[in-house]
RNA sequence: AUAAAUGUUUGGCAAACCUAUCGAAAGAUAGUGACGCAAAGCCAUGGAUCUAAGGACGAAUUGUCUACGAUUGCCAGGUUGCCGAU
Numbered sequence: 001a002u003a004a005a006u007g008u009u010u011g012g013c014a015a016a017c018c019u020a021u022c023g024a025a026a027g028a029u030a031g032u033g034a035c036g037c038a039a040a041g042c043c044a045u046g047g048a049u050c051u052a053a054g055g056a057c058g059a060a061u062u063g064u065c066u067a068c069g070a071u072u073g074c075c076a077g078g079u080u081g082c083c084g085a086u
Stems, first nucleotide, its partner, number of pairs: 012037002018031005035073001041079003045076003048071003054066004
């Protein structure tokens, strides 16, 4: 200097509930709070899932389909970071 697996250190993030705001909704943001996470950092690229305002259809007050909306703490992929006994 390189590689790699496992343990560790400094720490990091923050589920649900609740409150406020935004949104048609799914959900998001902030606060509170910790269920958990070695990428639970970032990216909506592939799949998957959620919602259906608007649009289309209709047997027409009820319904069906549809993402340009959402989920990266659903899976993968890309990309960036921390530690390093032996």